The prediction has a mean pLDDT of 85. The RNA shown here (transfer RNA) has 74 nucleotides and comes from Candidatus Nitrososphaera evergladensis SR1. The RNAcentral record of the sequence draws on ENA, GtRNAdb, MGnify and Rfam. Its Rfam family is "tRNA". A source record names the gene tRNA-Thr-CGT-1-1.

[in-house]
RNA sequence: GCCCUAGUAGCUCAGCCUGGCAGAGCGAGGGUUUCGUAAACCCUAGGUCGUGGGUCCGAAUCCCACCUAGGGCU
Numbered sequence: 001g002c003c004c005u006a007g008u009a010g011c012u013c014a015g016c017c018u019g020g021c022a023g024a025g026c027g028a029g030g031g032u033u034u035c036g037u038a039a040a041c042c043c044u045a046g047g048u049c050g051u052g053g054g055u056c057c058g059a060a061u062c063c064c065a066c067c068u069a070g071g072g073c074u
Stems, first nucleotide, its partner, number of pairs: 001073007010026004020057001028044005050066005
C1' cells in the first nucleotide's frame, strides 16, 4: 500500500442482505410481596446507530470518503 471483518443503551448483542415507529438480555432506578433481606412479578429511565457527506418522500440499513479495533496479502 491493497483486501476482509467489526463499531447500535453502562455491558453482551439482534436488526442491515430486502430503506418505513430504534430493540432484546443483563445491569440501573421505582413499585408489589415479606417482620426484614433475597428471589419472583410489574413499571420507568437510558441512543448523534463510529465520523462527515451524498441519494431518497423517508437512511442503523443504499453510495462515497475517513476514523478506530482485529485479521490476511504484498